[in-house]
RNA sequence: GGGGACGUAGCUCAGCUGGGAGAGCAUCAGGUUCGCAAUCUGAGGGUCGGGAGUUCAAUUCUCCUCGUCUCCA
Numbered sequence: 001g002g003g004g005a006c007g008u009a010g011c012u013c014a015g016c017u018g019g020g021a022g023a024g025c026a027u028c029a030g031g032u033u034c035g036c037a038a039u040c041u042g043a044g045g046g047u048c049g050g051g052a053g054u055u056c057a058a059u060u061c062u063c064c065u066c067g068u069c070u071c072c073a
Stems, first nucleotide, its partner, number of pairs: 001072007010025004019056001027043005049065005
């Protein structure tokens, strides 16, 4: 320098064909307990790496760019 994959909540990840942003763990509150743990219920938490474009509408499609991993040189 060229090819490919990935980037979504604090962490691990889902989101198949463009229309509701989610799960588990963690955190916080409450129930249960004398208390803790475990368990149950609820809540908070997101510029979907960044920018531009297409579209009525983009995590999703197109282009550029940044980062990580990997292959070739």